Record summary:
Predicted 3D model of a 95-nucleotide RNA (c-di-GMP-I riboswitch aptamer) from an Anaerolineales bacterium. Rfam family: c-di-GMP-I riboswitch aptamer. Gene Ontology term of the family: cyclic-di-GMP binding.
RNA sequence: CCGUCAAAAAGGCAAACCCAUCGUGAGGUGGGGACGCAAAGUCAUGGAUCUCCCAACUCUCUGCGUAGAAGUUGGAAGACCGCCAGACCGCCAUC
Numbered sequence: 001c002c003g004u005c006a007a008a009a010a011g012g013c014a015a016a017c018c019c020a021u022c023g024u025g026a027g028g029u030g031g032g033g034a035c036g037c038a039a040a041g042u043c044a045u046g047g048a049u050c051u052c053c054c055a056a057c058u059c060u061c062u063g064c065g066u067a068g069a070a071g072u073u074g075g076a077a078g079a080c081c082g083c084c085a086g087a088c089c090g091c092c093a094u095c
Base pairs, nucleotide, nucleotide: 003094004093012037013036017032018031019030020029021028022027035082041088042087043086045085046084047083049079050078051077053075054074055073056072057071058070060069061068062067
């Protein structure tokens, strides 16, 4: 230098949950807390998932009703990288 995270050490991150706060919401931020993580570092680029708004539809539900609910599809705007890929960067060690 290339390759690799098998073992070890130092150091790092922090799920659920709780508190505060911001947001209509998915969620974000700060504190506590650790289930886990060798990229659980960075980037919403593709897919998945989720949210809000709008439209159309229905062998469904409620209603006297032209109404409402629920579901599906489409459009638009978002969230999430600790779901799967992709891109960029990188500590220690090294069978």